A computed fold for a 73-nucleotide RNA from Thermosipho atlanticus DSM 15807, annotated as transfer RNA. Lineage of the source: Bacteria > Thermotogati > Thermotogae > Fervidobacteriaceae > Thermosipho atlanticus. The same sequence occurs in records of 2 taxa. Rfam family: tRNA. Rfam's curators write: Transfer RNA (tRNA) molecules are approximately 80 nucleotides in length. The RNAcentral record of the sequence draws on Rfam. Its mean pLDDT, the model's own confidence on a scale to 100, is 82.

[in-house]
C1' cells in the first nucleotide's frame, strides 16, 4: 500500500430484506432474613464510532474518514 470482517447501554451481545432501539449482567431503591448471599418487585439506562449522500423516513442502503482484528504484498 491492497483485500476482508467488525464498531449498538457501564460490560457481554442481539436486532432490523428501511418504519417505536432490545436482552442478560451491572448500578440504585424496596421486599424477604436476626444478618448476608440467593430469590422477588420497581427504577436506571444510548449522538447505534464520526461526516456527507439517497429517501417521506437510515442503526439498516451508498460514500469518505477514525478505531480494532485477520490476510496479501
Nucleotide at each position: 500500500g491492497g483485500g476482508c470482517u467488525c464498531g449498538u447501554a457501564g460490560c457481554u451481545c442481539a436486532g432490523u430484506u428501511g418504519g417505536c432501539a432490545g436482552a442478560g449482567c451491572g448500578u440504585c431503591c424496596g421486599g424477604c432474613u436476626c444478618a448476608u448471599a440467593a430469590c422477588c418487585g420497581g427504577a436506571u439506562g444510548g449522538u447505534c464510532g464520526g461526516g456527507g449522500g439517497u429517501u417521506c423516513g437510515a442503526u439498516u442502503c451508498c460514500u469518505c474518514c477514525c478505531g480494532a482484528g485477520c490476510c496479501c504484498a